[in-house]
Molecule: Fluoride riboswitch aptamer (crcB RNA motif)
Organism: uncultured Phycisphaerae bacterium
RNA sequence: GCUACUGCUGGCGAUGGAGUCCGCCUUAAAGCGGUCCUGGGCAACCGGGCCUGAUGACUCCUACCAGGAA
Numbered sequence: 001g002c003u004a005c006u007g008c009u010g011g012c013g014a015u016g017g018a019g020u021c022c023g024c025c026u027u028a029a030a031g032c033g034g035u036c037c038u039g040g041g042c043a044a045c046c047g048g049g050c051c052u053g054a055u056g057a058c059u060c061c062u063a064c065c066a067g068g069a070a
Stems, first nucleotide, its partner, number of pairs: 010025004016061006033051005039046002
């Protein structure tokens, strides 16, 4: 100096915050939703239309939406 493994720390899991748990990534990555289209393309992907959700999961708060009551 390089490589592998392990530990700690850190980061991430399609719209905000917190707790607990789970998963993933780690010198760069994990991550950046779904579906449809005699559409283009070998493919990756690109273009257009439509749709769901503030969770990775559970709980709570906030925002938004629908209904009802006072």